Context: one part of a larger RNA
RNA sequence: CGUAGGAAAUUUGAGUGGAGCUGUCCUUAGUACGAGAGGACCGGGAUGGACGAACCCCUGGUGUUCCUGUUGUCGCGCCAGCGGCAUUGCAGGGUAGCUAUGUUCGGAAUGGAUAACCGCUGAAAGCAUCUAAGCGGGAAGCCAACCACAAGAUUAGAUUUCCCUGGAACUUCGGUUCCCUAAAGACUCGUUCGAGACUAGGACGUGAUAGGUGGCGGGUGUACGUCAGGCAACUGAUUCAGCCGAGCCAUACUAAUUGGUCGUGAGG
Repeated sequence: CGUAGGAAAUUUGAGUGGAGCUGUCCUUAGUACGAGAGGACCGGGAUGGACGAACCCCUGGUGUUCCUGUUGUCGCGCCAGCGGCAUUGCAGGGUAGCUAUGUUCGGAAUGGAUAACCGCUGAAAGCAUCUAAGCGGGAAGCCAACCACAAGAUUAGAUUUCCCUGGAACUUCGGUUCCCUAAAGACUCGUUCGAGACUAGGACGUGAUAGGUGGCGGGUGUACGUCAGGCAACUGAUUCAGCCGAGCCAUACUAAUUGGUCGUGAGG
């Protein structure tokens, strides 16, 4: 910009893409077959490999925004307690998120038309012949089926709902100009997100959107200070303490204020 008024939702599916793999074991059955050795078709069941998708309950990884220990040195006047730097100084753990080596699931079943091939009936050609007329069977392949996208499918589809019902002048009767009017809805802006390079998309804008705060969960592992014991290092009690990022629930304390723009007047 189009989809012959504008808008918000819900959809149909022309079409496009994806997927499509396979082993072993048990059973049928030591059956059919075979002198034996050996050893099935068909059918039923189980369990794997590789590949793919989703997810984080479990097992782990990461987790330089959490906790703890500790070395050297500098600083806060000193002690105590802290902070800076040294690869995050080093080391031990670890929430959320993200993850695989973790978990769950998938390939299928089924139908249709067929290939090679196997047939029925059957002439030309009194026979024969799957073929000439006609009719069957037949593949991991083809078309559906499964998953995703999809009306710019310009053949621009469908359904539901919402919105707009002024005046004057001019006119080449298409419309133009002025005044009035400004809908539904959208955008802008802001708080943001399991959304995201940016855009886009989702939530919210007086309400739980983000922060803060409270509680809980979770992590670390028993804080500082004081008291007691010890010459001291240190130990014990207070104290499963103290601290605590991203999680959950609650709570308007803070910030989402007030506004602005587009979009018209019933539709060739």